[in-house]
RNA sequence: CCCACACGACAGGGGAGCUUCACGAUCAUGGAGCCGAGAUUUUCCGAUGCGCGGAAUACACCCUCCGAACCUGACGCGGGUCAUGCCGCCGUAGGAAGUCGAGAAACAGCCACC
Numbered sequence: 001c002c003c004a005c006a007c008g009a010c011a012g013g014g015g016a017g018c019u020u021c022a023c024g025a026u027c028a029u030g031g032a033g034c035c036g037a038g039a040u041u042u043u044c045c046g047a048u049g050c051g052c053g054g055a056a057u058a059c060a061c062c063c064u065c066c067g068a069a070c071c072u073g074a075c076g077c078g079g080g081u082c083a084u085g086c087c088g089c090c091g092u093a094g095g096a097a098g099u100c101g102a103g104a105a106a107c108a109g110c111c112a113c114c
Base pairs, nucleotide, nucleotide: 001109007101008100009099010098011064012063013062014061017034018033019032020031021030022029023051024050040058042056043055044054045053046052070095071094072093076089077088078087079086
């Protein structure tokens, strides 16, 4: 000279499903189980007869371009399961959130001088 992984700070993005038992017509509760990093808090709005949908909020977790975190395709296809994005395919698909500390620093390599 060159330079990876990782880390930190601040900022940003994202998801929260499935099964079952109890309980109850209350404007709709509590528990258990499965996978997972994560299956939550509180509030507001709306709908309905079933226990739902939407928004905001807070916590934890994951991810931020070397980007399968997550979204779309998708009420997709195959396998498996009590069941489910549970697993695989789709997927070299289409999207998706970053800057700084800092080329500061390691190994190796290279260059110059002694």
This is a predicted structure of a 114-nucleotide RNA (TPP riboswitch aptamer (THI element)) from Luteolibacter yonseiensis. The organism belongs to Luteolibacter, within Bacteria.